[in-house]
RNA sequence: AUGAAAGCGGCAAGAGAGACCCGUCCACUUUAACUAUGGGCGCCGAAGGGGCAAGACCAUAAGGUUGAAACUCUCAGGCAUAAGGAUUGUCGCCGGACA
Numbered sequence: 001a002u003g004a005a006a007g008c009g010g011c012a013a014g015a016g017a018g019a020c021c022c023g024u025c026c027a028c029u030u031u032a033a034c035u036a037u038g039g040g041c042g043c044c045g046a047a048g049g050g051g052c053a054a055g056a057c058c059a060u061a062a063g064g065u066u067g068a069a070a071c072u073c074u075c076a077g078g079c080a081u082a083a084g085g086a087u088u089g090u091c092g093c094c095g096g097a098c099a
Stems, first nucleotide, its partner, number of pairs: 007093007018041001020040005042079003048075001049073003055066004
């Protein structure tokens, strides 16, 4: 100071994939279902987490270190609605870079 990035908050948008199967608990006059919870099989990637290409660095070399994502793994999480949700837009706060 006609105030960058980062951070925080409000609002708006925001995908995918079994309302699967078998038990337990609660409730109820009884039974069953829902919720909760344990297990089984199938599936999803966009909380979080792991992996790495170019490049850079080290090494005589072989090789090693570092190294991003919406890619990849599926540990975690998720698979009706709701909730959550990377990310995007906008507004405010904070911040104090360039000039």
Molecule: Glycine riboswitch aptamer
Organism: Cloacibacillus porcorum